Context: one part of a larger RNA
Parts: sequence; C1' cells; structure tokens
RNA sequence: CGCAGGAGAUUUGAGGGGUUCAUUUGUUAGUACGAGAGGACCGCAAAUGACAUGCCUCUGGUGUUCCGGUUGUCACGUCCGUGGCACCGCCGGGUAGCUAAGCAUGGAACGGAUAAGCGCUGAAAGCAUCUAAGCGCCAAGCCUUUCCCAAGAUAAGAUCUCCCUAUAGAACCCAGGUAGACCACCUGGUUGAUAGGUCGCCGGUGUAAGCGUAGCGAUACGUUGAGCCUAGCGAUACUAAUGUUCG
Repeated sequence: CGCAGGAGAUUUGAGGGGUUCAUUUGUUAGUACGAGAGGACCGCAAAUGACAUGCCUCUGGUGUUCCGGUUGUCACGUCCGUGGCACCGCCGGGUAGCUAAGCAUGGAACGGAUAAGCGCUGAAAGCAUCUAAGCGCCAAGCCUUUCCCAAGAUAAGAUCUCCCUAUAGAACCCAGGUAGACCACCUGGUUGAUAGGUCGCCGGUGUAAGCGUAGCGAUACGUUGAGCCUAGCGAUACUAAUGUUCG
C1' cells in the first nucleotide's frame, strides 16, 4: 500500500514446515521347537538412553548492582566508625534474571491406496498359470492421523462486538518492558500504577552503630534475629509520562 468506512476480538485452512529413534527388563514361557545344548514368533506391562521442545517449583551454577569476614596501604585531624586502591584485593554466602547436571512433555494408535513380494479364482492355450476380466494380503515409504506457521490464499475467506457522517481512528513524542542489535512488538500517558521514589511484604546476609555490664586486656554478653538490603510481590500520584500532527 492492498483486501472500497474505522477499530477490537475470535477463527476456517488452500498451502508449507517439524517430528518419525533405539535399547533393556518382567511376563507370555523355560512354553512351541529340539536327542540335548539351547531357545522363540505373536502379544501384554514397565523402565532407560540419545534427541527435540518448554520451564526454573526442587537440586545446583552464575549472580563485578545484596550482606558479612579479613590483609596491606592511603584518606576523612586523632580514637571510634567509615571510604578509596590492591583480579570484585582475598574469602564465606546469596534475591531476581539467565541457566543444566535440575523439572515437565513428546515420538503413539487406528485407517486408506500402494511398491517389491506373497496369494485366490481363472481363461486365452480342455493342462498349467497371481492377470488377461475379477478378488485379497503386504513397508520405517505415500495419503490421512499428530504438532507448528498460515487469507498478499490479489480467488485477499468466515463469525461476534463497538464506533462515525465529519468523525471513528492513526502516527510522532514521552514513561517503560512480558519485547528487542536497530526497527518492530507489547503496556501506559493524569478519567493514570508506565518507570522512579516512599511504605509494607517476601527473600538474602547473619546479631549494625551507639550505649551499658564483665574483664588489666584481646574480647565476651545485653539492648538484638539486630542492622543493612539489587533486579521479586503489593500499595501509594510524591517525581516524571509535557506536547504536536495527520485523518
């Protein structure tokens, strides 16, 4: 831009693509078979491996934006308490997110037409012959089935709801993220919880500082599961979502 008004939602499926795996165990059954040794088909049930897809409840990893311990040195005038640098200085943990070694799911089954092949009936050719008429069986392959995309399928499909006869609506811009290289997509823009802040909670770390008590002191104990607290969950307009254009 088109699909002859605009918008939202739900769909049909022409067509296209993905998947298509393997093994073991139990049972059937130590049965059929076989002198014995050995040892099934056909079925039923369970499990595992690799692969694929998704996810983070659990187990873990990471987590240089969180907490603590600690060494050297410098600084805040000193003590105390802190901060900078030293691979995040080193070390012990760790939220969200991302993740595998973690968790979940999948390959199925039935059917149709067949290939090679195996047959029935059966002439030409009094026999024989699966074929000439006719009728069957049969593959991880084909068509269905299963999963995904899909009406630019220009043959542009269908259903529901709402709005406008001068608007419906759309875009720029702005606050952002379930999205993302950019673009796009998605949420929101004061009739507002979109982000930040604040408050509460979850969660992490592990008992802050100050003061008091005991001890000559290192230190310990009490106040105290304290203090601090990132990305998580909620609440709250305090801050920022100003404005503009097209139609």
A computed fold for a 247-nucleotide part of an RNA from a marine metagenome, annotated as large-subunit ribosomal RNA, domain VI. Its mean pLDDT, the model's own confidence on a scale to 100, is 85. The RNAcentral record of the full RNA draws on SILVA.